[in-house]
Record summary:
Model confidence (mean pLDDT): 83 of 100. The RNA shown here (transfer RNA) has 71 nucleotides and comes from a bacterium. It matches the Rfam family "tRNA". Gene Ontology term of the family: triplet codon-amino acid adaptor activity. Rfam classes the family as a transfer RNA.
RNA sequence: CGGGCCGUGGUAUAGUGGUAUUACGUACGCUUCGGGUGCGUAUAACCCGGGUUCGAUUCCCGGCGGCCCGA
Numbered sequence: 001c002g003g004g005c006c007g008u009g010g011u012a013u014a015g016u017g018g019u020a021u022u023a024c025g026u027a028c029g030c031u032u033c034g035g036g037u038g039c040g041u042a043u044a045a046c047c048c049g050g051g052u053u054c055g056a057u058u059c060c061c062g063g064c065g066g067c068c069c070g071a
Base pairs, nucleotide, nucleotide: 001070002069003068004067005066006065007064010024011023012022018054025043026042027041028040029039030038047063048062049061050060051059
C1' cells in the first nucleotide's frame, strides 16, 4: 500500500428491512436459623457520520478500531 472478515447491555451471543433474543452478571423480593441452590421482578446494548427507504442492527458509501492474507 492492496484485499477479506468482524464491530450488538458489564461479559458472551441470536437477529439479513417492521417493538433487538438468550445466558451469565448486577439490584430487589420469596425460599433458609444463615449461606448456597432454586424461583420471581427489575436493570442495561446495535462503533461514528452520511445516503437509500414510509421504516435501517440489517442495504450502500466514507471513517475509526480489531483479526487475517498478500506485497